[in-house]
């Protein structure tokens, strides 16, 4: 140093469930005890999440037109800076370090 024991004494705490804080994502405390040798800490690169903003699609409504010689009706078609849901992609901000990578730090010491 690297490495990480059927050592020793400690450390943390997922899912869940209360309480609080945020518009979410999630976060802080309490129980909890799946797991972790850096699950210590930094979001710096990827990624994932959430929200917004621009763009463009879909679905479904309303409406207006066009179609008959005319009018009702209405299938279709086609218009709409219209109302509703929805997806994509871009921008911005933001979460996550218990997802990966990289920096910084760090307890114990058996075998190699």
């Nucleotide at each position: 140093c690297u490495c990480g024991a059927u050592a020793a004494g400690g450390g943390u705490a997922c899912a869940g469930c209360c309480g609080c804080c945020g518009a979410a994502a999630g976060g802080c405390g309490g129980c909890g005890c799946c797991g972790c040798a850096a699950a210590g800490c930094c979001a710096c690169g990827g990624a994932u999440c959430c929200u917004c903003u621009c763009u463009u699609c879909c679905u479904u409504c309303a409406g207006c037109g066009u179609g008959u010689c005319u009018c009702c009706a209405c299938a279709g078609c086609g218009c709409u800076a219209g109302g509703a849901g929805g997806a994509a992609c871009c921008c911005a901000a933001g979460a996550u370090c218990g997802c990966c990578g990289g920096g910084c730090u760090g307890c114990c010491g058996a075998a190699g």